RNA sequence: CAGAACCGGUAGCCGAAUCCGGGGGCCCAAAUCCCGGAGCGGGGGACCCGUUUCUUUGGGGCGAAUCCGUCGAUUUGACGGGAGCGCGGCUUCUUCAGCGCUAGCCCGACAGCUAACCCCGCAGGCCUGAGAAGGAGACGCG
Numbered sequence: 001c002a003g004a005a006c007c008g009g010u011a012g013c014c015g016a017a018u019c020c021g022g023g024g025g026c027c028c029a030a031a032u033c034c035c036g037g038a039g040c041g042g043g044g045g046a047c048c049c050g051u052u053u054c055u056u057u058g059g060g061g062c063g064a065a066u067c068c069g070u071c072g073a074u075u076u077g078a079c080g081g082g083a084g085c086g087c088g089g090c091u092u093c094u095u096c097a098g099c100g101c102u103a104g105c106c107c108g109a110c111a112g113c114u115a116a117c118c119c120c121g122c123a124g125g126c127c128u129g130a131g132a133a134g135g136a137g138a139c140g141c142g
Base pairs, nucleotide, nucleotide: 012126013125014124018038019037020036021035022034023033039122040121041120042119043118044117049112056109058110059107060106061105062104066082067081068080069079070078071077084101085100086099087098090137091136092135093134094133095132096131
């Protein structure tokens, strides 16, 4: 001087996954736990409408996470392409360039849409280098 690992902090990121009140707990505080509210998100559920959907080739839901091709193959894999998704530091729209993701889980024979109505969730993970042009707005300064 450079790099790696670990711990902590910080501005932030993916995601619906945040805020508030009460109880209890605790030396105190916080967290775990219980109850409730607001907000955000999801599912079920009529008439009407729809049904080239299903009834073992089972079907369906959350989620961006699917489709096709090639190779391989006692298998859940590798590569490539299309669709889809995320990032760039006040927010958003348009365009370009760059980088990354394209998982996992659940219901249990069963679900189209769907007013009233009913039910469920509010987790988990990551973490500093942070491109460009144009428009609109917010904030700050003069």
A computed fold for a 142-nucleotide RNA from an Actinomycetota bacterium, annotated as c-di-AMP riboswitch aptamer (ydaO/yuaA leader). Rfam family: c-di-AMP riboswitch aptamer (ydaO/yuaA leader). Rfam links the family to the GO terms cyclic-di-AMP binding and regulation of gene expression. Rfam 15.1 lists 7,607 matches to the family in 2,262 species. Rfam's curators write: This family represents a conserved RNA structure found upstream of the ydaO and yuaA genes in Bacillus subtilis and related genes in other bacteria. The ydaO/yuaA element is thought to act as a genetic 'off' switch for the ydaO and yuaA genes in its native state. It is believed that the element may be triggered during osmotic shock leading to activation of ydaO, a predicted amino acid transporter gene, and members of the yuaA-yubG operon which code for KtrA and KtrB K+ transporters. It was read from a public genome assembly, where an Rfam model found it. The organism belongs to Actinomycetota, within Bacteria.